[in-house]
RNA sequence: GGGCCGCUAGCUCAGCUGGUAGAGCAGGUGACUCUUAAUCACAAGGUCGGGGGUUCGACUCCCUCGCGGCCCA
Repeated sequence: GGGCCGCUAGCUCAGCUGGUAGAGCAGGUGACUCUUAAUCACAAGGUCGGGGGUUCGACUCCCUCGCGGCCCA
């Protein structure tokens, strides 16, 4: 330098053919009894890596930039 893959909640990851973004864990609140805590319930938590484009509509398609990984030179 070139190619490919990835970037989504605090962490680890889903997300179909473009149609209002989810789970588990952690943290918060409550209930309960088996009390260094466990279990159950509830609520909260997101510029979907940045910018631009296409579209009625973009996490999803296109361009560009950044970061990480792998391969080639």